[in-house]
Context: one part of a larger RNA
RNA sequence: GAUUGAACGCUGGCGGCAGGCUUAACACAUGCAAGUCGAGCGGAAACGAUGAUAGCUUGCUAUCAGGCGUCGAGCGGCGGACGGGUGAGUAAUGCUUGGGAAUAUGCCUUUUGGUGGGGGACAACAGUUGGAAACGACUGCUAAUACCGCAUAAUGUUUACGGACCAAAGCGGGGGAUUCUUCGGAGCCUCGUGCCAAAAGAUUAGCCCAAGUGAGAUUAGCUAGUUGGUGGGGUAAAGGCCUACCAAGGCGACGAUCUCUAGCUGGUUUGAGAGGAUGAUCAGCCACACUGGGACUGAGACACGGCCCAGACUCCUACGGGAGGCAGCAGUGGGGAAUAUUGGACAAUGGGGGCAACCCUGAUCCAGCCAUGCCGCGUGUGUGAAGAAGGCCUUAGGGUUGUAAAGCACUUUCAGGAGUGAGGAAGGGUGCUUGGUUAAUACCCAAGUACUUUGACGUUAGCUCCAGAAGAAGCACCGGCUAACUCUGUGCCAGCGGCCGCGGUAAUACAGAGGGUGCAAGCGUUAAUC
Repeated sequence: GAUUGAACGCUGGCGGCAGGCUUAACACAUGCAAGUCGAGCGGAAACGAUGAUAGCUUGCUAUCAGGCGUCGAGCGGCGGACGGGUGAGUAAUGCUUGGGAAUAUGCCUUUUGGUGGGGGACAACAGUUGGAAACGACUGCUAAUACCGCAUAAUGUUUACGGACCAAAGCGGGGGAUUCUUCGGAGCCUCGUGCCAAAAGAUUAGCCCAAGUGAGAUUAGCUAGUUGGUGGGGUAAAGGCCUACCAAGGCGACGAUCUCUAGCUGGUUUGAGAGGAUGAUCAGCCACACUGGGACUGAGACACGGCCCAGACUCCUACGGGAGGCAGCAGUGGGGAAUAUUGGACAAUGGGGGCAACCCUGAUCCAGCCAUGCCGCGUGUGUGAAGAAGGCCUUAGGGUUGUAAAGCACUUUCAGGAGUGAGGAAGGGUGCUUGGUUAAUACCCAAGUACUUUGACGUUAGCUCCAGAAGAAGCACCGGCUAACUCUGUGCCAGCGGCCGCGGUAAUACAGAGGGUGCAAGCGUUAAUC
């Protein structure tokens, strides 16, 4: 000199953009953070509309009607493996770069083929019943895209090459004749969307190898599933991954083993560079989710807001037994030099579910707080010598503060008040037209068009008008390094100090004042890195 996720002291006008627990991976009150689908199912607790009945206060009360809009709880599907947080562990099961073969892959895309016919349950519900509660138990009924057989079976699996084995589910819209009909509909036709098997792609994930990736030798030897082989098992998959037997190997001064420290990288910072230091924000990867262990489900987890066991802690209890996990967003206590709101909205982007409308989303977008940083703007402009007054110094003449002020003439950025007002909006809904599909001018899909509708931010940005210089400057320093000097007080005292050093009666070094210098909404100090 540059830099910082900074802190502290003094001071503080506005805006834009960013950043904000570096410490206790300490403990957590409260709210929210993952739901959705009625176009899978049986249904109807609540609300609403409509209709009917009864009462009357003549427009509300009650009852009834799943027929309708919808929908609590339940079965079922998909999603809770993403997104969000943290850095405890990990010096290599990690990361970075470059290779590799023995793999899986929901949703998505392409292609081929299929989607036939049956069965028995379990919730909900009803009844009985246990418990303080959490939560159960028994009996009975019932549906399905839930579950299980049968059929069909290849480009699938397996094979002794003869063969054997393996699947599925429906739902929604529309429709003329004909058939059946309980007059609701079914069959049939058609469209859409699902389901099953197989092949390929894409994406994602798992695995292997090499090199690189801290410190310590005051750590020199380490290793029995250890190193390799064979048989078997296991996995989606290679493999001591596991197991039985056999052999005796394997690693190590090119630093094994042990100990300490540490998430890694793109980057960041400094430097002319080489290098050094660092790994906040943002992005990629990894690991973790009260501590330790375990598996289940699933395409994917050994799963932050799932399950089981053990432990510590907290809470409830009728003492029998139960409940919980903020390293999600806010917030609280604690620790600390130190780090924010128990805010708004799903309008946009993205994600989950859904045919869609839409619902959910503390992801996200915004707002609030903080000079924490960077950048920009302002705190007026011009004129103005009687060089006013006052202050300070003085050789008492004057000098300086100083065009500074006052005065005069202007301007109005920003802040304040009033008005106007984009863009972030793409979509969605309704109607119409055209095209596709089709037996069809139905439905559905696509494009176009008209109307309508969707903004948290938001008192938006911007623009216009109003008023008035009006509301807006400090901090550090002035002995040398180092830009900037005098007076007074003090008298080795009080004090200063980064180094050299000042102070013991003329202190440019202490304290105050006047003046000056430097930076400026900041300025200094401390800490840290180069």